RNA sequence: CGGACACACUCUGGAGAGUCUCGAUUAAAGAGCGCCGAAGGUGUAAGGAUGGCAGCAUCCCAAUCUCUCAGGCAAAAGGACAGAGAAAGCAGC
Numbered sequence: 001c002g003g004a005c006a007c008a009c010u011c012u013g014g015a016g017a018g019u020c021u022c023g024a025u026u027a028a029a030g031a032g033c034g035c036c037g038a039a040g041g042u043g044u045a046a047g048g049a050u051g052g053c054a055g056c057a058u059c060c061c062a063a064u065c066u067c068u069c070a071g072g073c074a075a076a077a078g079g080a081c082a083g084a085g086a087a088a089g090c091a092g093c
Base pairs, nucleotide, nucleotide: 009085010084011083012082013081018033020032021031022030034073035072036071040069041067043065047060048059049058050057051056
C1' cells in the first nucleotide's frame, strides 16, 4: 500500500415427518403409539503417527453417510446449506 479466507453479525432463500389419541377446553407441559433428519451430538473410510521381527495393537481423521441421544412432525420459532452485505483485524505483497 492494498487487504483476503475462516469465525461472528445483518438481510434473503431454505427440506422432511401424525393440526394422531388422552390431557382438553385453543395451544403448551405430561403420558401413549407412529414417524423425520438439515441445530447440536454419536459412530465410521482411505490415509497418517507410534510400538512391535511379524501377526497386530493404540491414537489422529470426513460427510448431506450412520445412529436417532438431543431436537423436530399445522402456524410461529428453529433450521444444515446457499446468495448478498457491512465493519474491524489477521494472512499476503
This is a predicted structure of a 93-nucleotide RNA (Glycine riboswitch aptamer) from Dialister succinatiphilus. The sequence is in RNAcentral, with records from Rfam and Ribocentre. Its mean pLDDT, the model's own confidence on a scale to 100, is 81. The source organism's lineage runs through Bacteria, Bacillati, Veillonellales, Veillonellaceae and Dialister.